[in-house]
Record summary
A computed fold for a 72-nucleotide RNA from an Alphaproteobacteria bacterium, annotated as transfer RNA. The sequence was found in a public genome assembly.
RNA sequence: GGGCGUGUAGCUCAGUGGGAGAGCACUUCCUUGACAUGGAAGGGGUCGUAGGUUCAAUCCCUGCCACGCCCA
Numbered sequence: 001g002g003g004c005g006u007g008u009a010g011c012u013c014a015g016u017g018g019g020a021g022a023g024c025a026c027u028u029c030c031u032u033g034a035c036a037u038g039g040a041a042g043g044g045g046u047c048g049u050a051g052g053u054u055c056a057a058u059c060c061c062u063g064c065c066a067c068g069c070c071c072a
Stems, first nucleotide, its partner, number of pairs: 001071007010024004018055001026042005048064005
């Protein structure tokens, strides 16, 4: 340099053109003599970035950025 893939919550990930979600983690309460476990409630997101298409984009298209794999 070229090709492919990945980028979504603190972490690991799912997701689909029209509500942004799960598990774990975190906070509060209950339970306990206390801790753990368990139960209930809750907070937390520019969906990598800049554009484009569309009535509408996390999702489709293009460039760029970061990371990984392969080729050279």
It matches the Rfam family "tRNA". Rfam's curators write: Transfer RNA (tRNA) molecules are approximately 80 nucleotides in length. Rfam links the family to the GO term triplet codon-amino acid adaptor activity. By type it is a transfer RNA.